[in-house]
Context: one part of a larger RNA
Molecule: large-subunit ribosomal RNA, domain I
Organism: marine eukaryotic metagenome
RNA sequence: GGCGCACAGCGGAUGCCUUGGCAUCAGAAGGCGAUGAAGGACGUGGUAAGCUGCGUUAAGCGUCGGGGAGCGGCAAACACGCUUUGAUCCGGCGAUUUCCGAAUGGGGAAACCCAUCUCGAGUAAUAUCGGGAUAUCGGCACCUGAAUACAUAGGGUGCUCGAGGCGAUACCCAGGGAAGUGAAACAUCUCAGUACCUGGAGGAGUAGAAAUCAAUUGAGAUUCCCUAAGUAGUGGCGAGCGAACGGGGAAAAGCCCAAACCAUCCCGCUUGCGGGGUGGGGUUGCGGGACCGCGACAUGGGACUUGUGAAGAUAGCGGAAAGUUCUGGAAAGUUCUUCCAUAGAGGGUGAUAGGCCCGUACACGAAAUCUGAGCAAGCCUUAGCGGUAUCCCAAGUAGGACGGGACACGUGAAACCCUGUCUGAAUCCGGGAGGCCCACCUUCCAAGGCUAAAUACUCUCUGAUGACCGAUAGUGAACCAGUACCGUGAGGGAAAGGUGAAAAGUACCCCCGCUAGGGGAGUGAAAUAGUACCUGAAACUGUGUGCCU
Repeated sequence: GGCGCACAGCGGAUGCCUUGGCAUCAGAAGGCGAUGAAGGACGUGGUAAGCUGCGUUAAGCGUCGGGGAGCGGCAAACACGCUUUGAUCCGGCGAUUUCCGAAUGGGGAAACCCAUCUCGAGUAAUAUCGGGAUAUCGGCACCUGAAUACAUAGGGUGCUCGAGGCGAUACCCAGGGAAGUGAAACAUCUCAGUACCUGGAGGAGUAGAAAUCAAUUGAGAUUCCCUAAGUAGUGGCGAGCGAACGGGGAAAAGCCCAAACCAUCCCGCUUGCGGGGUGGGGUUGCGGGACCGCGACAUGGGACUUGUGAAGAUAGCGGAAAGUUCUGGAAAGUUCUUCCAUAGAGGGUGAUAGGCCCGUACACGAAAUCUGAGCAAGCCUUAGCGGUAUCCCAAGUAGGACGGGACACGUGAAACCCUGUCUGAAUCCGGGAGGCCCACCUUCCAAGGCUAAAUACUCUCUGAUGACCGAUAGUGAACCAGUACCGUGAGGGAAAGGUGAAAAGUACCCCCGCUAGGGGAGUGAAAUAGUACCUGAAACUGUGUGCCU
């Protein structure tokens, strides 16, 4: 020096554990904000750095309920207190709630600076202090008021008026709108009307009661699911894109206006015409209505308002049944005997407990606030028959041309839908559609509006579940983590869990320069469980020893 063995050190793998995550299901909730939000700054405790709570009434105040013996958060200790005259704690409703922040009196380098008016305190008077008001835009009302006579613009004042900002990278609608990519290159095409930006809304949103389909039979608003079907089509007929009819389900709900005509009020002028407000009327396609005649006041309905209010939410409450032997540090293990069960889900307790504890099945409970089925009242609404001369039935609209877009459909034979430019009808003997176009036939009434449910999503709350993870996993974060740290900034972004059943966390003595470390002693079942603490692998380091050299 090598190989091996033994014993140590270092190290933190592995095993076991879980306070934290992940996913899904069901229910709830789906908003907060000028009555100042979300989020923060600064304060606030007897001692108080951090976290949590709270706001000069500051780990809290009042009140109404629950609860029943301890309590003054995490978090010890000392001091001092509170509490069966019911504290701490839990829930409902209130009070307080500094400063910043939409931030809104003006300013500003957020948490700061400086005001005006008014009321009050204060002063001899100033000063000083406290309460309130004072942003902008929109709406409404009123005052004032240019060029310019009336007016208008503009200015001002007031209001129990509205908005503003935040929130989930969620869901929805709309206005804009890419590229990487695919086509094995690339330009039409695709990715994709996706990502992203902007606006808007709600607990959902959009859509929605046929100018729809169908095909000679008929159906009867919309939305969503399954199918039809990767079919018919479309497509540098490449890559790709990709329906509908029909069928089966979920859920079901239908309505209101404009016009004709009538009544009333008002305005204009060219003096019999035109226009406007309100009320009635009326809402349809086997055409309807106005108008004329006949008949009717009953029966249904409501998505509106108010009241009542089953039930539920926000604290809780009752809740069965066991003793012993042995081993052990400890019994829930073992032995023997036994009990409950609408409860043998689960968790805890010194090892594995139906009967020890918390619970569980089952049963019960609210002063207050919220939600709210149903019911009641109010209010609103609701028919028909016949007749036909006349009137009405949504206009820069339908349609057309050109250019685009959107339809599964790329201009194609390209309908239907939207519209930038130019044009431009008809009123029921009317008009649209049925995939160029024409006829016949069928079907439906555009150019006004509203509408629950079935559907989408989850920042959040409650309950439950897992052939989900178990500390290099699972959230980035089991731990004071969006922290430390990095970056001018946008932004990036960690590591870090485990003594023991219980701190019983080693009194006292000794070594040592020592508050370092250690040896005794003591605790404990165990201290090679001593806070560098469960187990404690390997690499690596050392001491001793056997063999070889």